Predicted 3D model of a 1382-nucleotide RNA (small-subunit ribosomal RNA) from an uncultured bacterium. Model confidence (mean pLDDT): 85 of 100. The RNAcentral record of the sequence draws on ENA.

[in-house]
RNA sequence: AGAGUUUGAUCCUGGCUCAGGAUGAACGCUGGCGGCGUGCUUAACACAUGCAAGUCGAGCGAUGAAGUUUCCUUCGGGAAACGGAUUAGCGGCGGACGGGUGAGUAACACGUGGGUAACCUGCCUCAUAGAGUGGAAUAGCCUUCCGAAAGGAAGAUUAAUACCGCAUAACGUUGAAAGAUGGCGUCAUCAUUCAACCAAAGGAGCAAUCCGCUAUGAGAUGGACCCGCGGCGCAUUAGCUAGUUGGUGGGGUAACGGCCUACCAAGGCGACGAUGCGUAGCCGACCUGAGAGGGUGAUCGGCCACAUUGGGACUGAGACACGGCCCAGACUCCUACGGGAGGCAGCAGUGGGGAAUAUUGGGCAAUGGGGGAAACCCUGACCCAGCAACGCCGCGUGAAGGAAGAAGGCCUUCGGGUUGUAAACUUCUUUUACCAGGGACGAAGAACGUGACGGUACCUGGAGAAAAAGCAACGGCUAACUACGUGCCAGCAGCCGCGGUAAUACGUAGGUUGCAAGCGUUGUCCGGAUUUACUGGGUGUAAAGGGCGUGUAGGCGGAGGUGCAAGUUGGGAGUGAAAUCCCGGGGCUCAACCCCGGAACUGCUUUCAAAACUGUACCCCUUGAGUGUCGGAGAGGCAAGCGGAAUUCCUAGUGUAGCGGUGAAAUGCGUAGAUAUUAGGAGGAACACCAGUGGCGAAGGCGGCUUGCUGGACGAUAACUGACGUUGAGGCGCGAAAGCGUGGGGAGCAAACAGGAUUAGAUACCCUGGUAGUCCACGCUGUAAACGAUGAAUACUAGGUGUGGGAGGACUGACCCCUUUCGUGCCGCAGUUUACACAAUAAGUAUUUCACCUGGGGGAGUACGAACCGCAAGGUUGAAACUCAAAGGAUUUGACGGGGGCCCGCACAAGCAGUGGAUUAUGUGGUUUAAUUCGACGCAACGCGAAGAACCUUACCAGGAUUUGACAUCCUACUAACGAAGCAGAGAUGCAUUAGGUGCCCUUCGGGGAAAGUAGAGACAGGUGGUGCAUGGUUGUCGUCAGCUCGUGUCGUGAGAUGUUCAGUUAAGUCUGGCAACGAGCGCAACCCUCGUGAUGUGUUACUACCAUUCAGUUGAGGACUCACAUCAGACUGCCGGUGACAAACCGGAGGAAGGCGGGGAUGACGUCAAAUCAUCAUGCCCCUUAUGGCCUGGGCUACACACGUACUACAAUGGCAUCUACAGACGGAAGCGAACCUGUGAAGGUAAGCCAAUCCGAGAAAAGAUGUCCCAGUUCGGAUUGAAGUCUGCAACUCGACUUCAUGAAGUUGGAAUCGCUAGUAAUCGCGGAUCAGCAUGCCGCGGUGAAUACGUUCCCGGGCCUUGUACACACCGCCCGUCA
Repeated sequence: AGAGUUUGAUCCUGGCUCAGGAUGAACGCUGGCGGCGUGCUUAACACAUGCAAGUCGAGCGAUGAAGUUUCCUUCGGGAAACGGAUUAGCGGCGGACGGGUGAGUAACACGUGGGUAACCUGCCUCAUAGAGUGGAAUAGCCUUCCGAAAGGAAGAUUAAUACCGCAUAACGUUGAAAGAUGGCGUCAUCAUUCAACCAAAGGAGCAAUCCGCUAUGAGAUGGACCCGCGGCGCAUUAGCUAGUUGGUGGGGUAACGGCCUACCAAGGCGACGAUGCGUAGCCGACCUGAGAGGGUGAUCGGCCACAUUGGGACUGAGACACGGCCCAGACUCCUACGGGAGGCAGCAGUGGGGAAUAUUGGGCAAUGGGGGAAACCCUGACCCAGCAACGCCGCGUGAAGGAAGAAGGCCUUCGGGUUGUAAACUUCUUUUACCAGGGACGAAGAACGUGACGGUACCUGGAGAAAAAGCAACGGCUAACUACGUGCCAGCAGCCGCGGUAAUACGUAGGUUGCAAGCGUUGUCCGGAUUUACUGGGUGUAAAGGGCGUGUAGGCGGAGGUGCAAGUUGGGAGUGAAAUCCCGGGGCUCAACCCCGGAACUGCUUUCAAAACUGUACCCCUUGAGUGUCGGAGAGGCAAGCGGAAUUCCUAGUGUAGCGGUGAAAUGCGUAGAUAUUAGGAGGAACACCAGUGGCGAAGGCGGCUUGCUGGACGAUAACUGACGUUGAGGCGCGAAAGCGUGGGGAGCAAACAGGAUUAGAUACCCUGGUAGUCCACGCUGUAAACGAUGAAUACUAGGUGUGGGAGGACUGACCCCUUUCGUGCCGCAGUUUACACAAUAAGUAUUUCACCUGGGGGAGUACGAACCGCAAGGUUGAAACUCAAAGGAUUUGACGGGGGCCCGCACAAGCAGUGGAUUAUGUGGUUUAAUUCGACGCAACGCGAAGAACCUUACCAGGAUUUGACAUCCUACUAACGAAGCAGAGAUGCAUUAGGUGCCCUUCGGGGAAAGUAGAGACAGGUGGUGCAUGGUUGUCGUCAGCUCGUGUCGUGAGAUGUUCAGUUAAGUCUGGCAACGAGCGCAACCCUCGUGAUGUGUUACUACCAUUCAGUUGAGGACUCACAUCAGACUGCCGGUGACAAACCGGAGGAAGGCGGGGAUGACGUCAAAUCAUCAUGCCCCUUAUGGCCUGGGCUACACACGUACUACAAUGGCAUCUACAGACGGAAGCGAACCUGUGAAGGUAAGCCAAUCCGAGAAAAGAUGUCCCAGUUCGGAUUGAAGUCUGCAACUCGACUUCAUGAAGUUGGAAUCGCUAGUAAUCGCGGAUCAGCAUGCCGCGGUGAAUACGUUCCCGGGCCUUGUACACACCGCCCGUCA
């Protein structure tokens, strides 16, 4: 000293929470010792028992024990004298101190400082003077009596330091006289004279003497009263007061005083908070804090109050009295029922209450107190001990060495790591505890005696590492991490938040961190919180400026001069108790603790001084303010009058079928004549154009014209006043609209209401009507986003540019221009601000003052109170419970918008051909099933994984078998390995099995080894089991869209921005220009492949013009052409014209095979979708282990009321069929392609040449073309389905293959809503090939043939890009969120 938490992010505002310290504490776990402290915070609840205040015989009468002496004696004892223990009573002093508690008390109770000229004071100290002489009682004791008791009554007798009279008496008191000094008003002091009044007690001692007594004065101590100042909450407590405020007389008191009383007066207190209500003992101090403050008032100390509750007095120096009295109440106890007794908030202790707080201990040895002459007695004050980790402080639980880094535990990548020098082990020490011996100070200037604590502290010796460690935490804040268990469960949590199968956050363990005889938790207080801000905050938008003015109290206030000294400043004095805190010393071994000294106690009082500032008194000034005079401007206000346009209505005319209204309609009006139009009239309301971020007003607000009355501002002038100013709590006034009351008025408009529409509904928006109201007069209401969301006033602080009013200058001039001033706007610097913004009209710099205010969000401007206002509606004032961790302001980046601008895409449009209807194929859903294995689900799943399920595949189902296993590595033993035919079985498998068979390397020939097999044991294998939301890899998609970023610089508090925006342009963030940016990267483009043109090189298996030759480029030959393979060339807006900015580029043209990216392909940025895949593969974790592994047979994946997707074939004449005839490209071929020939109608079969391929084969291309036929039909269209017979592949075509032939000949006649593809060699159409593959394609991947139509254009649909704007969204519009119901 800060930190966490609002957001995707940022800054701010703002609350909540944490880290610190403290505690009379309590609770949980744990617990060795000692010292010093502390210990009913709750029931001022009730109390059994014991103790806590007595003492004095040297005040008095009385009692008269022990003992001593003497005498007598019946020896038991008795009597006398002395003696004086003991004490009930009278008397004295003390029980008013000490001890307890905090109920009451908001008060002169407390604190502090003063006052008493308005007072008292026992004991104590000092001083002066004195104590003479008498008297009458009374308790006790005795007798009698009453009562249960407590207690009481009567009579007799008696003493005193008890009581009373007289005397004496002043420096006492009172009164009178007159005087002096002083003060502070009443007065005080001193001296003089006179008068009156008031005292006393004795005791001890041989004595000296001592202790007492009386009066007075002084002191000391203690108290009493009065005053200034200070310290709680509520105004939802605003008025209180009758002895009340004052006076006079009297009374009372120690004393002043309405303290009490009689009379008189009507005062007194209060917004500077009276009164009321609530709460509370106050302070020194204690805790906290940097301080200022805030909180507390235990222990210790000072004061106060109280003593079961309330009241009262007595005694006394002192009380209205804790352990005294009286009365009343409640409670408890005793009782003979008639009456009595009691008061722990003293010390212990009990019950109760409570989270919670101790012993019915020892002693008066010390300190202190009471009594006494003293000895001494009393003392639960006090000193000690006991209990309690309740707190503070100190000590210990061992120290050194010790690596095989032991064992065990935990983790592990299985290598190891960690616990950890820790332990063991070796050496050493013995504090504390324990045992034994010795043994205090505290005891007093003291010789004897006196110690509860205590045989304690302390010292010495002894044994032995011996007897002594826990608690909390470990996600961030906050130091400290792993494993297992659990699986939004159990639980944690101070805040944020963890837990839904890999939890460092739950529980446990290991480890670690922190503190330590304690550690955590809970409560409370301060701090952090500048979050009530004096120090030290704010109010445009976060909470917050009153709606506006006027003005009272109050606050603040211009220039000069003089005085005073209240504030202010300085010096001195008094006080600020002690303890505490701080500093310096000292004593307990240290420390806590204690002692001494100093400083401090920031305060109050008083005195002296100063006079700058504030204040105050007086004088003076004019610049603030106001007045006068002269001007012009204005929707400023009030009243009266006037005017035209328009709407509506009425009357009359013309005129006829509609009008009106809307997105479209309908309700409505109209043939009884509307709307339209013309003329006349009525009535009410509002004043077009001018008109303007123009004017006026304090605000609300004010708009036709004229007149009257009237307020304010402005300018010029400088005649007058002389600070008269400013702000303004309360008060008073004004105050839009709506609303209310009374009375008018009522054209239009129009809440409510009615109808028509819209809609799922429509108590709305739209339409047709329509009443209050809107208007006027008077009165009320008193609120608005009454806003500039910005109170008023004054001064100062760059500019620029409009506009309204005025004045001056210059000018020929009304203009323009310059200067100045008052308003009203915009832009903008400094400055301010969280930012946005404000910026001389401040949100800048300062001052004054008011409001608020205002104190997280919600609850709530609600409830209650009514204190107020209102006729009512309601207004003003204005909470709490409860609940959340946020709510909020400004900004940034995205995303989104049925916001805007620009642009693109087969996106629409323009076209062509389809899908959706039919049959079939295929995939999916659903259903079914023993199983119909699994995955894929909008685009981006559904002829997808699967480039090919009869067995296999196969993962599914049924059944039969198997368990170290079908497969890998290791160990042991044995054996070479291997192992046919045959038999059983569905097969796996088993038997056969001593049939047969004898390998390699080394060898000392005994054997050993490698590899393999069999058997066995266990480690392990195995899993298409789960999790694609634990993952890698791979893939889809936006999208081949033009974007996505970085470095440096700059701007911004920051998130971020700039660059990448802008103007053009492009297919393109492509390029150019500009620009606080300059560069760069990944993307674009290019580089790569292919097609299109040419050249060169090479010509076999390709080619054939010329020369020969053949049925045939067949063969010679050729190297021209085609073609093939290589290598090059070519295209770059290069050239010309135009447009454009002299650019980039675009348009047109030339040349060219090709022209502006020439066509096609490969190529997919940063990222998005927890997108897909654990079943391609790999892989963490979990799960199975005679099974979820492995083997086999059979079945299933091919099911079938249905629905969807994708395709094939069609519905025909641009066609079908028949015959003839032509032209490709690319590809494949050895377990292969298979020519030719023969057989078969055919699928195919037989035989077989060639070819490992520019050579041979697949291989006939088909559409097209030619000729013929069909004649619009369910057909010579269409071919499904079915029957029969076959072919081929294959162990095997039943479930379940393909093909052929013959026969059969279904639906279907161009397809609803809706919807897909395509912009040129494209669509459409035609065939050919390949992968997979034993066989099986309408699918997929390729190839060529024929070969169109259309694009005006970008309004709209979809998707995308850029800029901008709004946002309460950020999981980002499939968002957020409101209400109702559950």